[in-house]
RNA sequence: AGAGUUUGAUCGUGGCUCAGAGUGAACGCUGGCGGCGUGCCUAACACAUGCAAGUCGGACGAGUCCCGGGUAGCAAUAUCUGGGAUCAGUGGCGAACGGGUGAGUAACACGUGGGUAACCUGCCCUCGAGUGGGGAAUAAGCUCCCGAAAGGGGGUCUAAUACCGCAUAACGUUUCAUGGCGAUGGUCAUGAAACCAAAGCCCAAAAGGCGCUCGAGGAGGGGCCUGCGUCCUAUCAGCUAGUUGGUAGGGUAAUGGCCUACCAAGGCUACGACGGGUAGCCGGCCUGAGAGGGUGUCCGGCCACACUGGGACUGAGACACGGCCCAGACUCCUACGGGAGGCAGCAGUGGGGAAUUUUGCGCAAUGGGGGAAACCCUGACGCAGCGACGCCGCGUGGAGGAUGACGGCCUUCGGGUUGUAAACUCCUGUCAGAGGGGACGAAAUCCCGCAAGGGACUGACGGUACCCUCAGAGGAAGCCCCGGCUAACUACGUGCCAGCAGCCGCGGUAAUACGUAGGGGGCAAGCGUUACUCGGAAUUACUGGGCGUAAAGGGUGAGUAGGCGGCUGGGCAAGUCAAGGAUGAAAUCCCGAGGCUUAACUUCGGAACUGUCCUUGAAACUGCUCAGCUUGAGGGUAGUUGAGGAGAGCGGAAUUCCCGGUGGAGCGGUGAAAUGCGUAGAUAUCGGGAGGAACACCUGAGGCGAAGGCGGCUCUCUAAGCUACUCCUGACGCUGAAUCACGAAAGCUAGGGGAGCAAACGGGAUUAGAUACCCCGGUAGUCCUAGCCGUAAACGAUGGACACUAGAUAUUCCGGCGUUUUCGCUGGAGUGUCGUAGCUAACGCGUUAAGUGUCCCGCCUGGGGAGUACGGUCGCAAGGCUGAAACUCAAAGGAAUUGACGGGGGCCCGCACAAGCGGUGGGAGCAUGUGGUUUAAUUCGACGCUACGCGAAGAACCUUACCUGGGCUUGAACUGCUGGAGGUAGGAGCCCGAAAGGGUAACGACCCGGAGCAAUCCGGGAACCAGCAGAGGUGCUGCAUGGCUGUCGUCAGCUCGUGUCGUGAGAUGUUGGGUUAAGUCCCGCAACGAGCGCAACCCUUGCCCUUAGUUGCCAGCGGGUAAUGCCGGGCACUCUAAGGGGACUGCCCCGGAUAACGGGGAGGAAGGCGGGGAUGACGUCAAGUCAGCAUGGCCUUUAUGUCCAGGGCUACACACGUGCUACAAUGGGCGGUACAGAGGGAGGCAAAGCCGCGAGGUGGAGCUAAUCCCUAAAGCCGUCCUCAGUUCGGAUCGCAGGCUGCAACUCGCCUGCGUGAAGUCGGAAUCGCUAGUAAUCGCGGAUCAGCUACGCCGCGGUGAAUACGUUCUCGGGCCUUGUACACACCGCCCGUCACAUCACGAAAGCUGGUCUCGCCCGAAGUCGCUGAGCUAACCCGCAAGGGAGGCAGGUGCCGAAGGCGAGGUCGGUGAUUGGGGUGAAGUCGUAACAAGGUAACC
Repeated sequence: AGAGUUUGAUCGUGGCUCAGAGUGAACGCUGGCGGCGUGCCUAACACAUGCAAGUCGGACGAGUCCCGGGUAGCAAUAUCUGGGAUCAGUGGCGAACGGGUGAGUAACACGUGGGUAACCUGCCCUCGAGUGGGGAAUAAGCUCCCGAAAGGGGGUCUAAUACCGCAUAACGUUUCAUGGCGAUGGUCAUGAAACCAAAGCCCAAAAGGCGCUCGAGGAGGGGCCUGCGUCCUAUCAGCUAGUUGGUAGGGUAAUGGCCUACCAAGGCUACGACGGGUAGCCGGCCUGAGAGGGUGUCCGGCCACACUGGGACUGAGACACGGCCCAGACUCCUACGGGAGGCAGCAGUGGGGAAUUUUGCGCAAUGGGGGAAACCCUGACGCAGCGACGCCGCGUGGAGGAUGACGGCCUUCGGGUUGUAAACUCCUGUCAGAGGGGACGAAAUCCCGCAAGGGACUGACGGUACCCUCAGAGGAAGCCCCGGCUAACUACGUGCCAGCAGCCGCGGUAAUACGUAGGGGGCAAGCGUUACUCGGAAUUACUGGGCGUAAAGGGUGAGUAGGCGGCUGGGCAAGUCAAGGAUGAAAUCCCGAGGCUUAACUUCGGAACUGUCCUUGAAACUGCUCAGCUUGAGGGUAGUUGAGGAGAGCGGAAUUCCCGGUGGAGCGGUGAAAUGCGUAGAUAUCGGGAGGAACACCUGAGGCGAAGGCGGCUCUCUAAGCUACUCCUGACGCUGAAUCACGAAAGCUAGGGGAGCAAACGGGAUUAGAUACCCCGGUAGUCCUAGCCGUAAACGAUGGACACUAGAUAUUCCGGCGUUUUCGCUGGAGUGUCGUAGCUAACGCGUUAAGUGUCCCGCCUGGGGAGUACGGUCGCAAGGCUGAAACUCAAAGGAAUUGACGGGGGCCCGCACAAGCGGUGGGAGCAUGUGGUUUAAUUCGACGCUACGCGAAGAACCUUACCUGGGCUUGAACUGCUGGAGGUAGGAGCCCGAAAGGGUAACGACCCGGAGCAAUCCGGGAACCAGCAGAGGUGCUGCAUGGCUGUCGUCAGCUCGUGUCGUGAGAUGUUGGGUUAAGUCCCGCAACGAGCGCAACCCUUGCCCUUAGUUGCCAGCGGGUAAUGCCGGGCACUCUAAGGGGACUGCCCCGGAUAACGGGGAGGAAGGCGGGGAUGACGUCAAGUCAGCAUGGCCUUUAUGUCCAGGGCUACACACGUGCUACAAUGGGCGGUACAGAGGGAGGCAAAGCCGCGAGGUGGAGCUAAUCCCUAAAGCCGUCCUCAGUUCGGAUCGCAGGCUGCAACUCGCCUGCGUGAAGUCGGAAUCGCUAGUAAUCGCGGAUCAGCUACGCCGCGGUGAAUACGUUCUCGGGCCUUGUACACACCGCCCGUCACAUCACGAAAGCUGGUCUCGCCCGAAGUCGCUGAGCUAACCCGCAAGGGAGGCAGGUGCCGAAGGCGAGGUCGGUGAUUGGGGUGAAGUCGUAACAAGGUAACC
């Protein structure tokens, strides 16, 4: 620091996703040790049990126990008294701290800085003064009573540091007076009046100590006030009655509507009041480069709360977690009368939850309370326990060790890899284990002492840390990942299944993406996943974004608040800057040191804490203020421009209607028609009239207006701009949330008007349909008046203002100068085009900016859902404005590029059309192929063109792959290994059998080496048998492949290098002007060259020459025949087959740019590539072929192999393709007669002759073939037929034959005789062909025994017609245009409907939360009033009694919960209903994208 993902590719926009860091985590797999941290985020849910706040006997009186003493008594005992321990009670202090939690709270709650002259403060410190003298009670105790209990009541006794008077008292308090300072209740001084204290205890005593009281000060703590900061929501816009202020009073420690009465009518709010939602706040923590964003667990500060709600009491302090009262809910006890309780203290339990620990030890340390102290208490705290929850550290060994072992995995079978890894050898000893030793943390308090100093006690952790010794590699590794992002690849299994997935996406038989294995990568006692936060994201943009077309400029203006603002000078000092000061707690972060073996952790010091406040200073800039200026702005004067606006009037043309005339059959309308109008006289035409609407020409890319918009002429009223003068004012300006006004069309209300046009509607057409497009009609409406509506693709898709930044050109308006005009120069204002710099993703913009800047407003933040829902508001309505969410997708979108496509355009070509010939075929019959059907099988493949007389250039058996049946199993053919076997291999004959095959069996081998004379023997091989490995497969996959082929297309194209242009895809070249059959050539050109194609080179044919002359030829010569090159001879000619020549726009004329080239001509056998062939660029169609062959993978192995017999591939109700033969007279029959080329021939072609009507037979000459053989037909001559189902046509069938073959039944061909079908030229439609072509005629060949060949491939004979032309059809090429296509139009894609599913809205209602208002009731309690009952202290009084004061009780205000009623708001649910999203191949149509077939859209 970036990356993946929209596209065929590109650039930009934009969202989604990933890599990082973090966590109080949880889950999965795994888990050795230690240290330091950390651990209910959920139910502020409910809690059993124990503990968490007591202490003081040196404040007090009892009780109990112990130890004494005195007196009385003989004693028991009684009584008095001392000490100690303990202890309920009285009393004091504490319990308001410490500890927990985050429910509430949007607030002076918190943070930060101030104020308090408006305050309080126990204990502590310092200082001053004091501590005198009295009194009356009461708890405990005792006793009686009530109660189940909790507890309560009566009587009686008693103490105090408890309580109450009195005395004393100022530097205290209050009031008053005077004066000073000051800021209001401050402070100082003086004077006067009034008022207010106290307690004792310890020590034998003293001294002393601890207390107590009044006052002053301090420290620390707190109360109150206040500036600033502090979440979301405007779909919450108005809120407020103690409300805002005043006066008086009350209340408080204290200010204050804090409370009350009265008076006034205020107060808050767009700088967001009020309401709703959410939330404890902060230091900090996480992230980030920072700015920022998120967060508030642990630690620390503050606040709030303590079952829920209310309340006060006590107190220095509370409205009080482990206090009280009341109400409520809940739990428990109960004798049913009544009581008790509050873990959000530490443990712990249940519950909730994905999830969070021990009912541990200790007060040894630190800290706290009490105490004089000892000491007691302390779940604060210190420790331990549990959890990999986090951070940190350590280990699971180290070194050597190659034939690179075994095993695993892969393999091209060679090997590779796991891998120095292991084994093995030599070492080490951390951790864990065992044994031994064994801490620091602890010195204070206390005691002795004048002091210095000395002495004594104390460890939960813990027999822990740590140290030493021992043995032995021994006990200690997993998790995730390996398609890209992203580091790491193979095999098998699976077969769109199972599954994976963060995004893109993998999986449909060769998956590096699923599962497993091997291997590899990463991290490591952890590793992954999930959740959440920040980052990346400049994706809310302050730093640091945008708005012409990607999301985004408000429809336009006027203008309020606000924001911003020209030039000069003076002043002030709010902003700003500087210096100093205060504060910014500690911890944290950072730096430097130190302590634990290290680290984490921790200690110390520093820095920092970017903030706030104060003081002083500066005065450039902003601000404020004063004074001035004229250039911004406005005004004046004089001109001028224009469809600017409003009203009134006027005008002509045209349409329609009405009246009349002429006229006489149609008009109208369309692609074509029809509906419609018309003999009741239309259309047409002439005259007259009516009425409404709009204003031709002028008219212009022209003008005006803020926009919408504005168009005949005249008048009236009115607004604006511009120019000139530079006269006046003196910054008066710009923008503009709200607000107000204007605002096309359509629409609405009311009243008019209504010619034309025209939604709806009717009819006619079109169509599969046609609720459309076209036609005929036609109502609202369009027009006017008044009023609504308030929208638009209201667009320049471009907000306004100002300034600056090259020009060129056109045009409108005003002015100046020169000149006199048709003009030139120039100033200003507007409107267009092109264009520089610059900008832009590109397109493009470019002084009319989308450039460079400043100011202000509006708006955007992925697509869909949706401009929808709900709410609010406006509207008569229609609807407008404001404006979400759930859910869903991995994109949606912009510009440009290359293609492809278009019922877009231009140019051009092709038997593409047209022109023509023939045909086909569709019609008939037959042949053949295909589909379908049938079948045991009808083997398989080929399917638009480019399958269908195709593979097949030959299915009776064979072929043959199919079916039925019968056999074989290392097999019909092939290779290797092991073993066996000489009467072995082979095998006549015989038996079974359809054959294959099986059985039997005479006979009976071969090759090589060795030994031997030989016979023969031994060994090996071949063949054989058994077994193993493997064979075999026309089984599958042409979508795993090679090769070959078809097609576009013999079309003229397809590319590259370098350069140039472009951010880039890419472009240029290859486009353009000509030309060509051609990217052929020429010219031009930011291109210059090159390659594959084109052409040429090759074959053939057409002319000539040379060479050669048999088997070919025969002119001349000779011979011969009935005749024939038959013979001699010859090689001239033809021909044959080898070589060469020839044609190149070379020549002439014309056209053309003088070029390329074209037209014409000459010559020539041939003329402009002479004809034909071979030759097929880059590529396309996953085109065809696994069944020609080859081949990966898969499948099969007594069968999917192989052999055999028979059958099938030949089926047949049909459909299609390709052909043949015909329908006839340009013909058919018969007779006669003539002329080819190219091929083939030895298992062959076969002559003559003979036989047969014929097929054919016989025969066999000749021929290894320019020698022999196979060989023409149409044609020509003659004759018959005379237009008919025929002397046309030949199907079909019968009979009889021939040939091939082992065999013609299924299922061959041919012949003869007989039979004689359909068919009389073929609907829509469709094929071939441009010259030796079509048409027509026959001949040959391959395959092949034969042949279903009418097919195919060739050959020659005869031999035409037509082409105006490129509008149309098809195909193609080039350029261009549009595109939402790129699997590329056989594309894409829209809406309804149907089904499934999801979320949401509405809905009669039903139901809950919360808040508010009114009323009712009214607990506790404070306060007020009362207080006839009760009443110790003080007063009066001798007393009785009275008084003061107090208490109970009563009562009033307030008042929680509760009740009744009403309402707001937020949910839940709801028959039904509405649209929306998503879903595999559903239905109907075809709306959009091309001119999308009616341009599209708002």